[in-house]
RNA sequence: AGCCACGUAGUACAAUGGAUAGUACAUGAGUUUCCGAAGCUCUUAAUCCAGGUUCGAUUCCCGGCGUGGCUA
Numbered sequence: 001a002g003c004c005a006c007g008u009a010g011u012a013c014a015a016u017g018g019a020u021a022g023u024a025c026a027u028g029a030g031u032u033u034c035c036g037a038a039g040c041u042c043u044u045a046a047u048c049c050a051g052g053u054u055c056g057a058u059u060c061c062c063g064g065c066g067u068g069g070c071u072a
Base pairs, nucleotide, nucleotide: 001071002070003069004068005067006066007065010025011024012023013022018055028042029041030040031039048064049063051061052060
């Protein structure tokens, strides 16, 4: 320098055009206990940035940024 893949809660991942973006762990609160731990219930929290297509974009297209890989 070129090419490929990926970017979503604090963490690991789903959702591949139909919308209240979901699951687990974690945080916080409650319950339980003499106190903790474990268990149960509830709660908080996210689509890398900017354009475009579409009635509708996490998803498709263009550019950028970042991470990883391959080639030179």
Predicted 3D model of a 72-nucleotide RNA (transfer RNA) from a Chitinophagia bacterium. Rfam family: tRNA. About the family: Transfer RNA (tRNA) molecules are approximately 80 nucleotides in length. Rfam classes the family as a transfer RNA. The RNAcentral record of the sequence draws on ENA. Its mean pLDDT, the model's own confidence on a scale to 100, is 81. NCBI's taxonomy places the organism under Bacteria, Pseudomonadati, Bacteroidota, Chitinophagia.